[in-house]
RNA sequence: AAUUCGCCCUUAGAGUUUGAUCCUGGCUCAGGACGAACGCUGGCGGCGUGCUUAACACAUGCAAGUCGAGCGAAGUGUUCAAGACAGAUUUCUUCGGAUUGAAGUCUUGAAUAUCUUAGCGGCGAACGGGUGAGUAACGCGUGAGAAACCUGCCUUUCACAAAGGGAUAGCCUCGGGAAACUGGGAUUAAUACCUUAUGAUACUUCAAAUUCGCAUGAAAUUGAAGUUAAAGCGUAAAGCGGUGAAAGAUGGUCUCGCGUCCCAUUAGCUAGUUGGUAAGGUAACGGCUUACCAAGGCGACGAUCAGUAGCCGACCUGAGAGGGUGAUCGGCCACAUUGGAACUGAGACACGGUCCAAACUCCUACGGGAGGCAGCAGUGGGGAAUAUUGCACAAUGGGCGAAAGCCUGAUGCAGCAACGCCGCGUGAGCGAUGAAGGCCUUCGGGUCGUAAAGCUCUGUCCUCAAGGAAGAUAAUGACGGUACUUGAGGAGGAAGCCCCGGCUAACUACGUGCCAGCAGCCGCGGUAAUACGUAGGGGGCUAGCGUUAUCCGGAAUUACUGGGCGUAAAGGGUGCGUAGGUGGUUUCUUAAGUCAGAGGUGAAAGGCUACGGCUCAACCGUAGUAGGCCUUUGAAACUGGGAAACUUGAGUGCAGGAGAGGAGAGUGGAAUUCCUAGUGUAGCGGUGAAAUGCGUAGAUAUUAGGAGGAACGCCAGAGGCGAAGGCGACUUUCUGGCUAAACAUUGACGCUGAGACACGAAAGUGUGGGGAGCAAACAGGAUUAGAUACCCUGGUAGUCCACACCGUAAACGAUGGAUACUAGGUAUCGGCUGGAUGGCUGUCGGUGCCGAAGUUAACGCAUUAAGUAUCCCACCUGGGGAGUACGACCGCAAGGUUAAAACUCAAAGGAAUUGACGGGGGCCCGCACAAGCAGUGGAGUAUGUGGUUUAAUUCGAUGAUACGCGAGGAACCUUACCCGGGCUCGAACGGUGCAUGAAUAUACGAGAGAUUGUAUAGUCCUUCGGGACAUGUAUCGAGGUGCUGCAUGGUUGUCGUCAGCUCGUGCCGUGAGGUGUCGGCUUAAGUGCCAUAACGAGCGCAACCCUUGUCAUUAGUUGCCAUCAGGUCAAGCUGGGGACUUUAAUGAGACUGCCACCGUAAGGUGUGAGGAAGGGGGGGAGGACGUCAAAUCAGCACGGCCCUUAUGUCCGGGGCGACACACGUGUUACAAUGGGAGGUACAGAGGGCAGCUAUCCGGUGACGGAAUGCUAAUCUCCAAAACCUUUCUCAGUUCGGAUUGGAGUCUGCAACUCGACUCCAUGAAGGUGGAUUCGCUAGUAAUCGCGCAUCAGCCAUGGCGCGGUGAAUACGUUCCCGGGCCUUGCACACACCGCCCGUCA
Repeated sequence: AAUUCGCCCUUAGAGUUUGAUCCUGGCUCAGGACGAACGCUGGCGGCGUGCUUAACACAUGCAAGUCGAGCGAAGUGUUCAAGACAGAUUUCUUCGGAUUGAAGUCUUGAAUAUCUUAGCGGCGAACGGGUGAGUAACGCGUGAGAAACCUGCCUUUCACAAAGGGAUAGCCUCGGGAAACUGGGAUUAAUACCUUAUGAUACUUCAAAUUCGCAUGAAAUUGAAGUUAAAGCGUAAAGCGGUGAAAGAUGGUCUCGCGUCCCAUUAGCUAGUUGGUAAGGUAACGGCUUACCAAGGCGACGAUCAGUAGCCGACCUGAGAGGGUGAUCGGCCACAUUGGAACUGAGACACGGUCCAAACUCCUACGGGAGGCAGCAGUGGGGAAUAUUGCACAAUGGGCGAAAGCCUGAUGCAGCAACGCCGCGUGAGCGAUGAAGGCCUUCGGGUCGUAAAGCUCUGUCCUCAAGGAAGAUAAUGACGGUACUUGAGGAGGAAGCCCCGGCUAACUACGUGCCAGCAGCCGCGGUAAUACGUAGGGGGCUAGCGUUAUCCGGAAUUACUGGGCGUAAAGGGUGCGUAGGUGGUUUCUUAAGUCAGAGGUGAAAGGCUACGGCUCAACCGUAGUAGGCCUUUGAAACUGGGAAACUUGAGUGCAGGAGAGGAGAGUGGAAUUCCUAGUGUAGCGGUGAAAUGCGUAGAUAUUAGGAGGAACGCCAGAGGCGAAGGCGACUUUCUGGCUAAACAUUGACGCUGAGACACGAAAGUGUGGGGAGCAAACAGGAUUAGAUACCCUGGUAGUCCACACCGUAAACGAUGGAUACUAGGUAUCGGCUGGAUGGCUGUCGGUGCCGAAGUUAACGCAUUAAGUAUCCCACCUGGGGAGUACGACCGCAAGGUUAAAACUCAAAGGAAUUGACGGGGGCCCGCACAAGCAGUGGAGUAUGUGGUUUAAUUCGAUGAUACGCGAGGAACCUUACCCGGGCUCGAACGGUGCAUGAAUAUACGAGAGAUUGUAUAGUCCUUCGGGACAUGUAUCGAGGUGCUGCAUGGUUGUCGUCAGCUCGUGCCGUGAGGUGUCGGCUUAAGUGCCAUAACGAGCGCAACCCUUGUCAUUAGUUGCCAUCAGGUCAAGCUGGGGACUUUAAUGAGACUGCCACCGUAAGGUGUGAGGAAGGGGGGGAGGACGUCAAAUCAGCACGGCCCUUAUGUCCGGGGCGACACACGUGUUACAAUGGGAGGUACAGAGGGCAGCUAUCCGGUGACGGAAUGCUAAUCUCCAAAACCUUUCUCAGUUCGGAUUGGAGUCUGCAACUCGACUCCAUGAAGGUGGAUUCGCUAGUAAUCGCGCAUCAGCCAUGGCGCGGUGAAUACGUUCCCGGGCCUUGCACACACCGCCCGUCA
């Protein structure tokens, strides 16, 4: 906050658009469920569940029979009798036989059986079981009705059952046919059938009168007439049946109210259709059917058509309201291969009946026949997918029967399946050396982990054995030797799955390297992946765990509960008005809504609550609990209906008033153009600049006259009018609306308004006019890379008028209409009013601005609401596809209106914030431009780079911010590169074990050298254990200029010495953020002052530091020398001095302090004063928060990876120096402001012992030799331009010096590749350099030389310093570049080198 009168109860969210924020809005997740399926795994039990797809086809077996107490018959059994066969047994015997004759078999007859059964007959088969194809329907649900109905078996009551008759199946016989089946003849029975009798409270007809009902009508009564029944069986007992009637119960049928999916891109449907009359038909009402008559009936409250679907109890979800579903169980309906039809019957238009048609399958002797698993099993098929051709009628229930009983794939059970729910187990206790092992590690350890082992126990499940149910009341048990109980055995046989980036509980290592892969959303992966794969560890659930599909939830994301529409999606272009919705005040009434009580119903099961039964639970049982509908009784506030009234809403009338409101007719002036005429001459016109165009055939210009069309200057305003579109000269005619004082009048007549109707800018269309100007299209000229454009010259539709269409616009206030309420201020238009006549007051209606409360995501709105409320209408529901396709309607056409989907994305969007950016604005700065000076770019050369080449030309730097950069010095070394030769504890260093030996030095040999061999010399210390050192060997550490500067530290460049960058507290804002830091003035400066919701502070600025410029003090050596003295060729050379210069330490000085002017102040200005210096005196050092993943792993350090007889290391040689070419940076020049020769001056700062070297000698010279001073204010390196004199006289030169030849010097083991310098000779290009571009504002540029570092030497023309000589110019800030502040726009935020559109691949 929702909810509610109020309280309680109940209601959970998260990720993802952005640099960040708030909002809108979609997508996704966490939960629950399931007839499930799939993947991995699987111990037990209980209770449930199991073709969701092909209502596809079906082999085989079974699923509906029963009654002999209805009937005849046949058969069988038993008994008896007779006969035949047979011959056990008995007796006798001469053993040859005779006698006896049982059981048994057969034939015939009789009796008997609660035996069997084909047939007739009865009942059942219409139940039970299956399925969901059809059905949008009175099919279902719920509630009523039938005065319009039926009901076998069952229950109750009353009455009755009399007399006859003729058939028929079976059986027998003769036939037909392959079969199924069937024909003829003879004979026979019944509870089969028929006739007659009897009979009513039944039915039909007629008549009379009573009561009741909403109505048709019903009920009961009386009288008369007519019609219609029956069956027997049975031990003859009991009983079971039969017929008629009246009731009941059960089951069914019909009718009605209400409810019941989607599409309007389905708007009209209907002919038995709607109603009536009559007849027929039905159990019954009814167009149910037929004839006739009438023309109705349904529909925007959605008919009709099309699509989809069995409905409900219930089930799932949800806080609820709702949403979804309709498996199992239960109720109803429909169907039975497809379609149609009836028969029988109480009941069917019948799953395991009939007939017909069709498709399919099977049999056949080809003539004909048979069949219907959506019953239970089962098969094939389809499919991701769904079970046994089991046992039993023991129980429950059903059919038949009097019953015994028979039948029952209903049902009860068992089997299969983790398919679901529930329960149990896979062990328990003790056990630290924290074992081994795995993994990680900072190498210390941590973790798996009391986990294991080990010790001590237990027995749920399990195995074996024994006993053994209930379910059944006397008997009968499929389940089943099952549940359960007892005993024994032994931890043995029993754990997996998913996940670990966030959401979301749970982290490390390795592998991989935008690959392989993951992914529900956001997103991970391009060499340090908690996101892939594996392992270890961890988290979750657990005989399951995940995934997928679907539904609800979260989603207030269709909002009834409970949303919106100015800018996010969304107000119709505007009005009028129909239906509809809604509606002022008072009284009475009614009781539809509303509220309350009672009754009926709301099946059972389910849910919830309580209790109980299976050891618990799932499961099951018992009890309680209903908000819907109907009936009834009340209440009367509110809404509705009815009646009566009222005046305030709304109209009407009446004095006035304002107005570009509309339509018609007429009139007017200015201007453009054109025509005619005059004047006049060479241009006009147009543009950024031009050209096309016009003009000597006379334009433009100018004057006069005329023609024609369109539009109406000033007034004019934030002004007026209109519904909107829109309306602007004047006059007039017709006409709509508005406003309004006082009064009268009607009496709610109001508001809104889906459809409908009307109006509706511009453009466009049709017909006919008109046509001056303007002007799509078009033509030409320009611009441009192009220019189908912008600009120019022309120019047609059109623009104008009349009539008729179109119907759209950013038709906007992006804001629908009406009513009421809620602070003000101010301006203006039009009325009225008061009065002190003022620029006044009050009030009504309009039009604007600013603002309070309130509201809003914010911006903003704010009495003209986007505030607070009520009523009505339109519209919205992520972006794109798309206002598109199809369809329909409208239109002459153009087109308009209505209006989707597939597919695709995770966003699209609004407002505001901070930056960056703008060929936006304002202010300001900088050698940024401008003004100047000297250059670069052309030549030669030096150097660096690219490229190319090479065995290698090592590597890095690469816009500004690389390129005389790392390198402040590559002949070897350096050196990292290449070739070749070697070494492997290694070239250096540390530790340990063992062995050996001093270490070391010298010489010789091999070799390119590294290296190696030989010889000689040497023989340490000691406590005798050993130690130091070296070599060898083993080992632990090595080594790497190998990779990653995008893993890093440190350092550096750049923006930029630009003036900025921030914080605390407070305040403002929902928030990101803002304020401060903005504004005015000022400054080099965020420097300061003033103002101020800010007040303060920090890092930067400035100052403090160094240097230079002046002075003072102190101190004088190696410096200085004015004065004094000495002295020299000369010289501070000497004594001496501190004055000066100077050195180096400490101070002073400059602060807008003073003056004038301007200014509030800060501050500014001045040839101001003073001063060495004046407004920061000059120069340096010093670089805020940050930016560029800027540079550097090759200075150094360092994580990770890589190499280890090599990517390490040693050596020789080569390369880094190559050369068609391109670029950067320098240097030397091109000359006379110069070159050459001679002469003469003047610095500063530095360096110096493996050094600088005076001086002298030699050499033309580089330099060499000798020699001196100096470890430095002492000695030394040590000036050049300038100045003076002279020569050259404009030329490839006496310019320029490259290149080349020769000869040398120096360094160094060594100058070939590859050094510098000297001399002689040679004497190239080059005559001031295109576009372009760099530096510099004063002791600067330019010019001149000097020094230093590195260094043996030097490729130095480089770098870093030093002094000498010493300019020009700056109007100014328009422009280029860079920067700072404020503001504005923004679809950018990787930030304009952005974003983004189209085409093509």